Bacterial RNase P class A from uncultured Eubacterium sp., 334 nucleotides, folded computationally. Its Rfam family is "Bacterial RNase P class A". It is annotated as a ribozyme. Lineage of the source: Bacteria > Bacillati > Bacillota > Clostridia > Eubacterium. The prediction has a mean pLDDT of 77.

RNA sequence: AGCAGGACAGGUGAUCGCGGCUGGUUCCAUCCAGGUGAGGAAAGUCCGGGCUUCACAGGGCAGGAUGCCGGAUAACGUCCGGCGGAGGCGACUCCCGGGAAAGUGCAACAGAAAGAUACCGCCGGCUUCGGCCGGUAAGGGUGAAAUGGCGAGGUAAGAGCUCACCGCUGGCCUGGUAACAGGACAGGCUCUGUAAACCCCAUCCGAAGCAAGACCAAGACGUGACGAUACGGUUGCCCGCCGUGUCACAGGUAGGUUGCUUGAACCGUAUGGUAACAUACGGUCUAGAUAGAUGAUCACCCUCGACAUAACCCGGCUUAUCGUUCUGCUCGAC
Numbered sequence: 001a002g003c004a005g006g007a008c009a010g011g012u013g014a015u016c017g018c019g020g021c022u023g024g025u026u027c028c029a030u031c032c033a034g035g036u037g038a039g040g041a042a043a044g045u046c047c048g049g050g051c052u053u054c055a056c057a058g059g060g061c062a063g064g065a066u067g068c069c070g071g072a073u074a075a076c077g078u079c080c081g082g083c084g085g086a087g088g089c090g091a092c093u094c095c096c097g098g099g100a101a102a103g104u105g106c107a108a109c110a111g112a113a114a115g116a117u118a119c120c121g122c123c124g125g126c127u128u129c130g131g132c133c134g135g136u137a138a139g140g141g142u143g144a145a146a147u148g149g150c151g152a153g154g155u156a157a158g159a160g161c162u163c164a165c166c167g168c169u170g171g172c173c174u175g176g177u178a179a180c181a182g183g184a185c186a187g188g189c190u191c192u193g194u195a196a197a198c199c200c201c202a203u204c205c206g207a208a209g210c211a212a213g214a215c216c217a218a219g220a221c222g223u224g225a226c227g228a229u230a231c232g233g234u235u236g237c238c239c240g241c242c243g244u245g246u247c248a249c250a251g252g253u254a255g256g257u258u259g260c261u262u263g264a265a266c267c268g269u270a271u272g273g274u275a276a277c278a279u280a281c282g283g284u285c286u287a288g289a290u291a292g293a294u295g296a297u298c299a300c301c302c303u304c305g306a307c308a309u310a311a312c313c314c315g316g317c318u319u320a321u322c323g324u325u326c327u328g329c330u331c332g333a334c
Stems, first nucleotide, its partner, number of pairs: 001330008010301007018037002021034004039307001043318002046316005051209004058239004063205005068082005083097001084095004098200002103198002105194003119140002121136006148166002151163003168187003172183004213258004222249005230244004265284008302305001
């Protein structure tokens, strides 16, 4: 000067105030005491689940997602390790990572030509000297991309036409669980690219959602239409399955309890593993509001405080962000 990973997220004291839990208390009100009370992203709602209902829950089509190999996980499009490719002096970082020889589409302009072609040029023949015919794709030009690259031979001039090397393809051998890597041999010397274009292949996916659901209370003593060869259903469609009601109008209630926080939880140690993580032992209990609780004042310290406040829960990803600090590694100078 960098690369990768981790921790903290203003602090201390005093006074007053707010939510919930436990106890004083048999119940309530009040009061008292004790503990507790908003994040690393709580944001986005982008993935995956737990849980609830359809529902006892199966098959197919459509649709969607992922896309190298192996592992972790409840699962994932996440994470760990490796392979291949690209970038960097390096530590490291990134990836749209199966298939173009199944098919379709697209590649503007330029250029002779982008699934087959000759503008300039080179060579040969003829010539009325204006040019014409034939060969060629090595050189030039155009372009992101033009019959694989470089060198030698060969040729009328050229061309994988031939040869050596590289590249590509094929099977064989060696190493590896594998993706792949290496080696020798053989071959055609090869009709561009693009699949986060359609598509093909492999694997996976039921839907809706805590405003899901369950219970209590209250209340109208309802009306009409359709109905079993029908109707309705958590289904995007079909089969299967389930149910006996469905729809419209009118009326009542919109109140309370629960779901609601002990969790695939967190911390420490040991063992196994490169690691993600797993197992065992020990320890901890840390919001559950419901118009919505964390505030105010004073004093001191300092790194002078950013992005920003939970609503069923959890594992990730992405985005925003003032600063302080720790560990390891790389490069350069002394």